This is a predicted structure of a 73-nucleotide RNA (transfer RNA) from Vicugna pacos. The sequence is in RNAcentral, with records from Rfam. Its Rfam family is "tRNA". Gene Ontology term of the family: triplet codon-amino acid adaptor activity. It is annotated as a transfer RNA.

[in-house]
RNA sequence: GGGGGUAUAGCUCAAGUGCUAGAGCACAUGUUUGGCAUGCAUGAGGUCCUGAGUUCAAUUUCCAGUACCUCCU
Numbered sequence: 001g002g003g004g005g006u007a008u009a010g011c012u013c014a015a016g017u018g019c020u021a022g023a024g025c026a027c028a029u030g031u032u033u034g035g036c037a038u039g040c041a042u043g044a045g046g047u048c049c050u051g052a053g054u055u056c057a058a059u060u061u062c063c064a065g066u067a068c069c070u071c072c073u
Stems, first nucleotide, its partner, number of pairs: 001072007010025004027043005049065003053061001
């Protein structure tokens, strides 16, 4: 220098056909206990990496960029 891939909740990761998206763990509250842990119930938590274009509407499509991983040179 070039090719490919990844970027989504605090963490690890799904889904996604264009009309505001979930799980596990973690966290909060309640319950259970003498208390803790476990279990159960409920809840909160998201600029879907950034910018721009297309569109009535973009996390999704197009383009550019950034970070990381990988391959080639």